RNA sequence: AUUGAACGCUGGCGGCAGGCCUAACACAUGCAAGUCGAGCGGUAACAGAGAGAAGCUUGCUUCUUUGCUGACGAGCGGCGGACGGGUGAGUAAUACUUGGGAACUUGCCUCUAGGCGGGGGACAACCACUGGAAACGGUGGCUAAUACCGCAUAAUGUCUACGGACCAAAGUGGGGGACCUUCGGGCCUCACACCUAGAGAUGGGCCCAAGCGGGAUUAGCUAGUUGGUGAGGUAAAGGCUCACCAAGGCGACGAUCCCUAGCUGUUCUGAGAGGAUGAUCAGCCACACUGGGACUGAGACACGGCCCAGACUCCUACGGGAGGCAGCAGUGGGGAAUCUUAGACAAUGGGCGAAAGCCUGAUCUAGCCAUGCCGCGUGAGUGACGAAGGCCUUAGGGUCGUAAAGCUCUUUCGCCAGGGAUGAUAAUGACAGUACCUGGUAAGGAAACCCCGGCUAACUCCGUGCCAGCAGCCGCGGUAAUACGGAGGGGGUUAGCGUUGUUCGGAAUUACUGGGCGUAAAGCGCGCGUAGGCGGAUUGGAAAGUUGGGGGUGAAAUCCCAGGGCUCAACCCUGGAACUGCCUCCAAAACUACUAGUCUAGAGUUCGAGAGAGGUGAGUGGAACUCCGAGUGUAGAGGUGAAAUUCGUAGAUAUUCGGAAGAACACCAGUGGCGAAGGCGGCUCACUGGCUCGAUACUGACGCUGAGGUGCGAAAGUGUGGGGAGCAAACAGGAUUAGAUACCCUGGUAGUCCACGCCGUAAACGAUGUCAACUAGUUGUUCGUGUCUUUAAGACGUGAGUAACGCAGCUAACGCACUAAGUUGACCGCCUGGGGAGUACGGCCGCAAGGUUAAAACUCAAAUGAAUUGACGGGGGCCCGCACAAGCGGUGGAGCAUGUGGUUUAAUUCGAUGCAACGCGAAGAACCUUACCAUCCCUUGACAUCCAGUGAAUUUUCCAGAGAUGGAUUAGUGCCUUCGGGAACACUGAGACAGGUGCUGCAUGGCUGUCGUCAGCUCGUGUUGUGAGAUGUUGGGUUAAGUCCCGCAACGAGCGCAACCCUUAUCCUUAGUUGCCAGCACGUAAUGGUGGGAACUCUGGGGAGACUGCCGGUGAUAAACCGGAGGAAGGUGGGGACGACGUCAAGUCAUCAUGGCCCUUACGGGAUGGGCUACACACGUGCUACAAUGGCGCGUACAAAGGGCAGCGAACCUGCGAAGGUAAGCGAAUCUCAUAAAGCGCGUCGUAGUCCGGAUUGUCGUCUGCAACUCGACGGCAUGAAGUCGGAAUCGCUAGUAAUCGCGUAACAGCAUGACGCGGUGAAUACGUUCCCGGGCCUUGUACACACCGCCCGUCACACCAUGGGAGUUGGGUUUACCCGAAGACGGUGCGCCAACCUUUAUAGGGGGCAGCUGGCCACGGUAAGCUCAGCGACUGGGGUG
Repeated sequence: AUUGAACGCUGGCGGCAGGCCUAACACAUGCAAGUCGAGCGGUAACAGAGAGAAGCUUGCUUCUUUGCUGACGAGCGGCGGACGGGUGAGUAAUACUUGGGAACUUGCCUCUAGGCGGGGGACAACCACUGGAAACGGUGGCUAAUACCGCAUAAUGUCUACGGACCAAAGUGGGGGACCUUCGGGCCUCACACCUAGAGAUGGGCCCAAGCGGGAUUAGCUAGUUGGUGAGGUAAAGGCUCACCAAGGCGACGAUCCCUAGCUGUUCUGAGAGGAUGAUCAGCCACACUGGGACUGAGACACGGCCCAGACUCCUACGGGAGGCAGCAGUGGGGAAUCUUAGACAAUGGGCGAAAGCCUGAUCUAGCCAUGCCGCGUGAGUGACGAAGGCCUUAGGGUCGUAAAGCUCUUUCGCCAGGGAUGAUAAUGACAGUACCUGGUAAGGAAACCCCGGCUAACUCCGUGCCAGCAGCCGCGGUAAUACGGAGGGGGUUAGCGUUGUUCGGAAUUACUGGGCGUAAAGCGCGCGUAGGCGGAUUGGAAAGUUGGGGGUGAAAUCCCAGGGCUCAACCCUGGAACUGCCUCCAAAACUACUAGUCUAGAGUUCGAGAGAGGUGAGUGGAACUCCGAGUGUAGAGGUGAAAUUCGUAGAUAUUCGGAAGAACACCAGUGGCGAAGGCGGCUCACUGGCUCGAUACUGACGCUGAGGUGCGAAAGUGUGGGGAGCAAACAGGAUUAGAUACCCUGGUAGUCCACGCCGUAAACGAUGUCAACUAGUUGUUCGUGUCUUUAAGACGUGAGUAACGCAGCUAACGCACUAAGUUGACCGCCUGGGGAGUACGGCCGCAAGGUUAAAACUCAAAUGAAUUGACGGGGGCCCGCACAAGCGGUGGAGCAUGUGGUUUAAUUCGAUGCAACGCGAAGAACCUUACCAUCCCUUGACAUCCAGUGAAUUUUCCAGAGAUGGAUUAGUGCCUUCGGGAACACUGAGACAGGUGCUGCAUGGCUGUCGUCAGCUCGUGUUGUGAGAUGUUGGGUUAAGUCCCGCAACGAGCGCAACCCUUAUCCUUAGUUGCCAGCACGUAAUGGUGGGAACUCUGGGGAGACUGCCGGUGAUAAACCGGAGGAAGGUGGGGACGACGUCAAGUCAUCAUGGCCCUUACGGGAUGGGCUACACACGUGCUACAAUGGCGCGUACAAAGGGCAGCGAACCUGCGAAGGUAAGCGAAUCUCAUAAAGCGCGUCGUAGUCCGGAUUGUCGUCUGCAACUCGACGGCAUGAAGUCGGAAUCGCUAGUAAUCGCGUAACAGCAUGACGCGGUGAAUACGUUCCCGGGCCUUGUACACACCGCCCGUCACACCAUGGGAGUUGGGUUUACCCGAAGACGGUGCGCCAACCUUUAUAGGGGGCAGCUGGCCACGGUAAGCUCAGCGACUGGGGUG
């Protein structure tokens, strides 16, 4: 785009069309084919007229009668029921379409010629009798004709022996002058009929060619079959039928069989070519309940005719009958689904008739249905305060929206009323009082449907929370859904809209136009060769293809163009064009084919050479392995990662000699050779195929490809018979392992070998069919051959192979590239999403194994190729890091501290959870903190803003209570003022609101951790690639470093690195108080205590210094590295701060902030008490130890950095001590905390659970604090646990580091083994980068990309689905043989019977015929045997999905 549609929601009008696609299922009822009295005898009905009778109202009624008239039931007769209408079952050709043909017919119609004379005998109707329930008959009798039959006439007819013979008819009606009449008419004429013959027109029958579906898992079919002769038959040719003869005919260009199907003009789609289609309309065919058959007729084997058989339905008196909607309506049924039991013959057409006319469910109309197409309407203008209301909101506003209301206007459609056609002609109108016109009426009656994530036009809120649901594809939904549902808004179409189905398109996705086959699906494993296809040069001929022109045809309608008619359009009409086709005539001769010649370039033959694992057969050789015999010889051998099984003292292994047997042929050996492929390897001989080069002559297109066919065809396997050394499936044993039906080891049978058969497959690969031609180069190699010269391991050519690279070109890319995957030609094979499946069934082949050919159901939305970036690898290369190694000290064992898990609890608040949670948030939980629990209370609230009222605020005391709180009580009246009031504060009240450590860190900001202080991460421009991307950033060096240098299609740049900053190490300078004191002076028991000094130390400013700068070497003359000098410091001097792009939905809603959700007399707020401190247990981090490098005691030396007023607190006094008392100084380089400790000296202890260790416990105290019970720290005395250096495992550290020693600070009333700082003492080791871990760069493979914690295979279990096999069973189709044989036509017969004609004396005969009987044919039916298709089927096989 489309539709004979259906369904859902909705529905105002009109026009034009369309309307059982399914059950060719069954049908009630009515109608659909009659007509002619001008063919006939007639008169049942109706009407008229005449006659008669009766009644009487005297011209009316009734009755009877007469075919007399109009007419007409039934009947005889004629014409028509073969048209029109329906349907598509059957039919793949007896059909249809196109174009031809000859052997026919044609009622009615037209034309031409001629005729129409004279007779006869019947049968219906009717009457009588009679059978039957009915349908329907039977017998006898009467009768007419345009019914029937002779006779006459007889050619333009038919037959013919060419002499001749034979064949027809019908009248009826109208009119009429004379004549005739039995009064009916005759006769004449006209009209219509009738007969014969011819011609035409129209219709029909027959024949031929081409075209017109699918299946080869249908390959052979055919006996009247094919042809002939003769006969029969037909309207007609013909095996159409029959007799005889011959053996043909069809088929791979698809016969036969099976399935499906009416065909066409057309219709839909498409740019076209095509594809699909065959409703309506038109042409043809076929059918009429199913099957068979003929009759009549011009025409039928007949829809509304007949006979028979069958099924079904109906009637019946059970004897017998009737019926056929696939005509129009209508009914039931089926179905997703398809209309009124209407009107009229007015028009068009048909039948009959002379006509009037009758009939006509053909037709014309109306009805129903949005089924389709077309047209119209549902109002138009104005209208801002942008009303109300809805929705959203950043709370300002925005939007629905000029939309509404309001005001003004119009009246299409509708409704009401009036008029009123065309279609019709002289008349006649179903439609229909319709179309149309006019008037009136009031904005008055008339809008829905789908969609809004992308494709695809259109966005927000609420609800829901992987639920409910959506979905055409991708996909959406797990608490902020533009995707579900609702709403507002928007988009689209509009009396429709959407969904579903159909067909074509897009789809170049079956490719003729117009595709492919190296790796995506796809080249047969390879030859030979049949049919077929294609085929070199040249000259004639003819004209099949081809080309041009003419003629015929290609129905109409449709499509297209033009014009016209309905107001327009749809629709209709007229004309044109077109119908791309077929047939035919004429012409041309280039090309193809054909035919007759010629040629040599293709192909082949001949001669001479050449290379080779080409093939087959026979013979033969050496090495090695194994076995056997003998010798020497002794304890092991063998085997492995390590072992064991195994062999060996019965003598192995080793070694020497001899022998046997089988198989394979080292080196040469090579991207070397040969062969069609498979494949071929010691040497020799024989036979043999192919190839190459050079050269001459010859043949003369002999060629290429190749469906079927046929041959060859590795390994394994198989049959028969041999052979069997080694190796070695199966098998056995030993190992390995969680297991090990494996890898490893020891054995070992088929087999491997030979001969003759079979099999026929391989990643049979170059994943690349064969042949031919053409298209840059370079290099290697194998085999020939030519020329040249300087004769060589020479140079330059030229053929045939085989390789490596590479241009153009091709390719999706990879790649190919004269050996094409390039450019062309010829032929063959093959492909068409993945799975199912190379499977099932069937066929063929095979001994089997199996091979070959080869589907479907079902299922998925992918499967695949090449390349890219990452990530990963028990891949590779390079490099780094306390990563390993080398060391030192720890943890893991003990006790305690602390955190966590778990458990417990009313609560043990919450968070953090591998590294990167666990002395973490917490720089400090007795109350508070505090978020938790129990209990008691408050409800505008503890806190913020607003309003109203009251009161100043504030304060004293008492009572109740655990307290919050409640009650009472005392003092107090302040500040500003324009005198109204106001500000602060407190209380009361109302509501807006407060409040929430409630949830979501997966809605967020901010902050932080981590990889990682790792060296990386990117960009611009350019270049390159179809693209993703690449290049730069890779490479060679170098560095701590993407640090630097060099090179380079790259050139630059940014964030990182480094540096700049702080600190520390040296020096200089400056300034000297509270710091310092060398020199000078004073003073003290002593002290920078004092004067003074500014040198030193120190402190605080400011500078200098270090840059691979210098020298030597290495390196590439680079960068840089190594060594050295100088220097306080040397190669980033040490330390710190500083953390790229990003990753982990990492952590935090409980720091803070914040969206959304939730609570609101509570999830908010206050209070008391409790809990966070629990304790069978497990883990992390620490402290103290286990001791002599030590403990204890005494003495004694040296820091740094900090803190201090609610503070540090000297000195003194008291206390064993913690501490207390008193109190100086100090807001601090001044005073103080504050004695540093390890160290050093002396003494003691003597290896022990100790003079180690200090847990635990008892008791007495100190301090802080409202308060140390749960639950603080410290002190004294007493107690004196575990622990004697710690399993597996594991951590830190590379120098002022580890280790060890003490000191300080923050928070804090108090509380440290923690955290953060400070200094003192002060090591060991690093060979090195194989390994573990982590990381960086390059490279490689990948089926991974939530990225190896990835992906993913198969069995088993369960559920569902389709399918194969299956004992069988049921049904359909079909074939063969036989039986039966209705109706019927044909043939025979015809005892019986018969009006027409003939003979004749005649109760007859002849001619002709009928019934009956009978023969062959034949439908239905039956029997038997096959073939084939389908359904079901216990059980069973695999497959798919979850």
Molecule: small-subunit ribosomal RNA
Organism: uncultured Loktanella sp.